Context: one part of a larger RNA
RNA sequence: UGCAGGAGAAUUGAGAGGAGCUGUCCUUAGUACGAGAGGACCGGGAUGGACGCACCACUGGUGGACCUGUUGUGGCGCCAGCCGCAUAGCAGGGUAGCUAAGUGCGGACGGGAUAACCGCUGAAAGCAUCUAAGCGGGAAGCCCCCCUCGAAACCAUUUCUCCCUUGAGAGCCGUGGAAGACCACCACGUUGAUAGGCCGGGUGUGGAAGCGCAGCAAUGCGUGCAGCUUACCGGUACUAAUUGCUCGAUCGACUUGAUCG
Numbered sequence: 001u002g003c004a005g006g007a008g009a010a011u012u013g014a015g016a017g018g019a020g021c022u023g024u025c026c027u028u029a030g031u032a033c034g035a036g037a038g039g040a041c042c043g044g045g046a047u048g049g050a051c052g053c054a055c056c057a058c059u060g061g062u063g064g065a066c067c068u069g070u071u072g073u074g075g076c077g078c079c080a081g082c083c084g085c086a087u088a089g090c091a092g093g094g095u096a097g098c099u100a101a102g103u104g105c106g107g108a109c110g111g112g113a114u115a116a117c118c119g120c121u122g123a124a125a126g127c128a129u130c131u132a133a134g135c136g137g138g139a140a141g142c143c144c145c146c147c148u149c150g151a152a153a154c155c156a157u158u159u160c161u162c163c164c165u166u167g168a169g170a171g172c173c174g175u176g177g178a179a180g181a182c183c184a185c186c187a188c189g190u191u192g193a194u195a196g197g198c199c200g201g202g203u204g205u206g207g208a209a210g211c212g213c214a215g216c217a218a219u220g221c222g223u224g225c226a227g228c229u230u231a232c233c234g235g236u237a238c239u240a241a242u243u244g245c246u247c248g249a250u251c252g253a254c255u256u257g258a259u260c261g
Stems, first nucleotide, its partner, number of pairs: 001152001005163006015149004021049007033038001051106005059100004066093005071086006110144003117137004164252001169247004173189005194240003197236005204228002210223005
């Protein structure tokens, strides 16, 4: 830009892509078969491997805005308590998120047409013959079934609702997001929980500072499962989403014919 007015939702599925794997064990059954040795078809069940998709409750990893310990050095006048730098100084843990080695799921079932092949009926050719007419069975393969995309599928599908300036709707702008390179997408914008803050909870760390007690001291104990706590869960208008601005169809091509007035 188109999809013969503009718009918001929903929808069909032409077509395209994905998936498609397989072992072992138990049972049927030590049965059929076989002199024995050995040892099934068919059917039923269990459990794995590799691969794929999803997820983070579990087990872990990471986690440079969380907690703790600690070395050297500089600073806050000193002590105490803190802060900076040293690979994040080093070290021990760790929330959310992201993750695999973690744990859920998948290949199926079923239908259709077939291949080799196996058949029925059956002539040409009084017989025979699966084939010439006709009719069945038959694969991990083909087409459906399963998953994803999908109307520029230009034969441009279909349905519902709204609007025609008293303007449907969209955008700009702002607050943000398990959405994201940008754009897009999604949520919200005071008729408000969108983000921050605050409050409560959770989680993590692991027992704060101060004071008291014990000890010459290092240090320990008590107050006290303390103090602190990022991304998590919930609540709360305290802060910021203010006021606004822009775009947007004016009844919707042409031709021929039929019917009614």
This is a predicted structure of a 261-nucleotide part of an RNA (large-subunit ribosomal RNA, domain VI) from Bauldia sp. Taxonomically the source falls in Bauldia (Bacteria, Pseudomonadati, Pseudomonadota, Kaistiaceae). Rfam family: Bacterial large subunit ribosomal RNA. It was read from a public genome assembly.